[in-house]
RNA sequence: AAAGCCGGUCGGGCAAUCGCUGCCGCGCCCCGCAAGGGGUUGCGGGAGAGGAAAGUCCGGGCUCCGUCGGGCAAGGUGCCAGGUAACGCCUGGGGGACGUAAGUCCACGGAAAGUGCCACAGAAAAUAUACCGCCUCCCUGGAGGGAGGUAAGGGUGAAAUGGUGCGGUAAGAGCGCACCGCGUCGGCAGCAAUGCCGAUGGCAGGGUAAACCCCACCUGGAGCAAGGCCGAAUAGGAGAACAGCCGUCAGGCAGGCGCGGCCCGCGUCCGUUCUCGGGUAGGCUGCUGGAGGCGCGCGGCGACGCGCGUCCUAGAUGGAUGAUUGCCGCGGCGGGCACGUCCCGUCGCACAGAACCCGGCUUACAGGCCGGCUUUCCCU
Numbered sequence: 001a002a003a004g005c006c007g008g009u010c011g012g013g014c015a016a017u018c019g020c021u022g023c024c025g026c027g028c029c030c031c032g033c034a035a036g037g038g039g040u041u042g043c044g045g046g047a048g049a050g051g052a053a054a055g056u057c058c059g060g061g062c063u064c065c066g067u068c069g070g071g072c073a074a075g076g077u078g079c080c081a082g083g084u085a086a087c088g089c090c091u092g093g094g095g096g097a098c099g100u101a102a103g104u105c106c107a108c109g110g111a112a113a114g115u116g117c118c119a120c121a122g123a124a125a126a127u128a129u130a131c132c133g134c135c136u137c138c139c140u141g142g143a144g145g146g147a148g149g150u151a152a153g154g155g156u157g158a159a160a161u162g163g164u165g166c167g168g169u170a171a172g173a174g175c176g177c178a179c180c181g182c183g184u185c186g187g188c189a190g191c192a193a194u195g196c197c198g199a200u201g202g203c204a205g206g207g208u209a210a211a212c213c214c215c216a217c218c219u220g221g222a223g224c225a226a227g228g229c230c231g232a233a234u235a236g237g238a239g240a241a242c243a244g245c246c247g248u249c250a251g252g253c254a255g256g257c258g259c260g261g262c263c264c265g266c267g268u269c270c271g272u273u274c275u276c277g278g279g280u281a282g283g284c285u286g287c288u289g290g291a292g293g294c295g296c297g298c299g300g301c302g303a304c305g306c307g308c309g310u311c312c313u314a315g316a317u318g319g320a321u322g323a324u325u326g327c328c329g330c331g332g333c334g335g336g337c338a339c340g341u342c343c344c345g346u347c348g349c350a351c352a353g354a355a356c357c358c359g360g361c362u363u364a365c366a367g368g369c370c371g372g373c374u375u376u377c378c379c380u
Base pairs, nucleotide, nucleotide: 001376002375003374004373005372006371007370008369009368010367012328013327014326015325016324017323018322020048021047023045024044025043026042027041028039029038030037031036050351054362055361057360058359059358060357061356062223063222064221065220074219075218076217077216078215079093080092081091082090083089094108095106096105097104098103109214110213114212115211116208117207118206131154132153133150134149135148136147137146138145139144162180163179164178165177166176167175181203182201183200184199185198186197187196188195189194227285228284229283230282237276238275239274240273241272242271244253245252246251255269256268257267258266259265292311293310294309295308296307297306298305299304329349330348331347332346333345334344335343336342337340
């Protein structure tokens, strides 16, 4: 210098004007004896989106309901160790795949418990089997045919019953041997996953478990529209008193309404006032200071933990956080010349926006900045 890998970080800046949503102070208005409360109110001050606020995919806090304990079912997780409030997250390690490397990716337990599935092609896709070929024997003048052996070679396929080599054989074959692979046993190292070494067995016997299943572990349900408090107007519910006239009382008479109309009869008192309780509208709360941010020190390879110091940083509820102008920054396009990385004009500056709060994951993102590492080439 080029190519590449990994991590962190910013995500336009400043000012003015006009607005929007909370908070604080001083007023004003209303309610109240007061304490205090309320207001679409005035002035001043100060604050006001993110790295993902997103998807709502995991985990937790918090709240209500349920719950002795255990089991079944259902769902999830799945190499080992650690971190954490917890996790399917993170860190470190092991194994496998890819890459020259830095590094990246992996649902990475079990296929000798059982069941299922494996298209097409192919003889055969799993109780195995033989299309071509090879070899032996028989028939035949010959081409060829028949019987048997074989699985080394060819062919099919994503995948074909351990691989390579030597010996062996009629041809072959773990048939025998060496090495590799695999199983079993043992030793050593490691907390473990696992690795290394030795002995031994000719070899158990295809793949598939994000197929059923088996094994181990985990999980009660619903969610801030959770939940708590206050609570009208109107309608309805319960109770009490009063409710025209007569009567001491019991009751009678009268009136309204219902039993289709009328009469009798029966039922009822809808009326007024007061009280009580439930609910609705609405209001308050939950609500933002927290597993919090930053700095330093210590422990740890690290995730992280501990200690000290310091800071306060949105709380809306039809849902605020915006608009305009000027200057600057960055980038694109066009033009100008006294050609400088100069001047002028114009356009653009991403993805996206809190809603109970945190920890993660995933996805989106114009344009930058910083750090570490790898390989190749050049110069000294």